[in-house]
RNA sequence: UACUGACAAUGGCAAAACUAUUGAAAAGUAGUGACGCAAAGCUAAAGGCCCUAUAAUAAGGCAGCCAGUUACCAAA
Numbered sequence: 001u002a003c004u005g006a007c008a009a010u011g012g013c014a015a016a017a018c019u020a021u022u023g024a025a026a027a028g029u030a031g032u033g034a035c036g037c038a039a040a041g042c043u044a045a046a047g048g049c050c051c052u053a054u055a056a057u058a059a060g061g062c063a064g065c066c067a068g069u070u071a072c073c074a075a076a
Stems, first nucleotide, its partner, number of pairs: 004074002012037002017032006035064001041069003047066002050061002
């Protein structure tokens, strides 16, 4: 450094649901809450899949689906 991820350490994130709010909707934001996560960090027209659609080739949404990219610690 890379692969890897432990009855290790420092920690981190936050599913569903509820409340408020934005939106045509999907869905987003904030609070409560933890199902879980070794990348559950970031990237959304100019990677794919999927979802919704006043559309009819979504430049709408989704990163906790795959993917790209960056990264803490260190047993084996």
This is a predicted structure of a 76-nucleotide RNA (c-di-GMP-I riboswitch aptamer) from a Bacillota bacterium. The prediction has a mean pLDDT of 82. Taxonomically the source falls in Bacillota (Bacteria, Bacillati).